[in-house]
RNA sequence: GAAUACCUUCGGGGCAAGGUGAGAAGGGCUAGCCCUUCAAUUCCUGACCGGCGGUGUGGCGGGGACUCCCGCCGAGCCCGCGAGCCCGGGGGCGCUACCGGGGUGAAAACCCGGCAGCCCGAGGGCAGAUCCGGUGAGAAGCCGGAGCCGACCGUAUAGUCGGGAGGGGAGAAGGUUGAC
Numbered sequence: 001g002a003a004u005a006c007c008u009u010c011g012g013g014g015c016a017a018g019g020u021g022a023g024a025a026g027g028g029c030u031a032g033c034c035c036u037u038c039a040a041u042u043c044c045u046g047a048c049c050g051g052c053g054g055u056g057u058g059g060c061g062g063g064g065a066c067u068c069c070c071g072c073c074g075a076g077c078c079c080g081c082g083a084g085c086c087c088g089g090g091g092g093c094g095c096u097a098c099c100g101g102g103g104u105g106a107a108a109a110c111c112c113g114g115c116a117g118c119c120c121g122a123g124g125g126c127a128g129a130u131c132c133g134g135u136g137a138g139a140a141g142c143c144g145g146a147g148c149c150g151a152c153c154g155u156a157u158a159g160u161c162g163g164g165a166g167g168g169g170a171g172a173a174g175g176u177u178g179a180c
Base pairs, nucleotide, nucleotide: 001180005176006175007174008173009172010171015046017045018044019043023038024037025036026035027034028033029032047160048159049150050149051081052080053079054078058073059072060071061070062069063068076148077147084126085125086124087123090120091119092118093117098114099113100112101111102110130146131145132144133143134142152163153162154161
């Protein structure tokens, strides 16, 4: 210096805008129409947001460094991962009931195994979005511009509200260990 194992902490942002009025409540009368109020962060207009690792022609800072080294930042739509849903080798629990075996003179208790059930889960599947111009040797990553995307359940159709969620989590930092 470090494999491995374990532990601790951390680990997601965003409409108090305008319009419309599904619907609800109340009232009126000529009884199927009218009036009033409330009413979508979901519709329309506009606004706003961007988890983690990698890549990286960029930026900033430092070093007796002079083209070399070190540090920090740098992509929602380039490659992957995460949350959600489906399948799931396998593993754990298993009160009580049931089945098989043991147990007993026969039962019961009890013991072993199975199964229903519950939980975890390697792995597999499903599941979003980018172009143009510039610079340059080279751009998917830089600069400028214009676009686009966003699980499930609920509800007036939801990236932004409520819920599963005091959950899970890619991973980040630190500690102990210390094969080699």
FMN riboswitch aptamer (RFN element) from Aneurinibacillus sp., 180 nucleotides, folded computationally. Lineage of the source: Bacteria > Bacillati > Bacillota > Caryophanales > Aneurinibacillus. Its mean pLDDT, the model's own confidence on a scale to 100, is 78.